The RNA shown here (FMN riboswitch aptamer (RFN element)) has 122 nucleotides. Its Rfam family is "FMN riboswitch aptamer (RFN element)". Its family is annotated with FMN binding in the Gene Ontology. Its mean pLDDT, the model's own confidence on a scale to 100, is 82. The sequence was found by an Rfam model in a public genome assembly.
RNA sequence: UAGUGUUUUCGGGGCAGGGCGAAAAUCCCUACCGGCAGUAAAGUCUGCAAGCUGUUGAAAAACAGCAUGAUACGGUGAAAUUCCGUGACCGACAGUAAAAGUCUGGAUGAGAGAAAGCAUUG
Numbered sequence: 001u002a003g004u005g006u007u008u009u010c011g012g013g014g015c016a017g018g019g020c021g022a023a024a025a026u027c028c029c030u031a032c033c034g035g036c037a038g039u040a041a042a043g044u045c046u047g048c049a050a051g052c053u054g055u056u057g058a059a060a061a062a063c064a065g066c067a068u069g070a071u072a073c074g075g076u077g078a079a080a081u082u083c084c085g086u087g088a089c090c091g092a093c094a095g096u097a098a099a100a101g102u103c104u105g106g107a108u109g110a111g112a113g114a115a116a117g118c119a120u121u122g
Stems, first nucleotide, its partner, number of pairs: 001122010017029003031102002033091002035048004043089002051066006071087005093105003
């Protein structure tokens, strides 16, 4: 320094102000937020995670299926849908006195992964 095994820790943000109304943090105006890896630094590129259902199983778990959003123009540069400028756009499921990216809940969960320690191999 690289690979493998193992342990521990870490691992998601956001409704402020106003309008209508019996009722809205859910509608309307406006505000605010942006998981992980890759790559010229990315919510919108590529890939991944989170959700739900079913089958098998005592369980752990395995397998199968469904769902899985959204960017343009200009500039710099060797290189950027990633930076800079301007303008757009997007956001699971269940709940609710009224429709939710931001409230409550599953979740003190799970997880892409990240860091450190130990062992071992080259």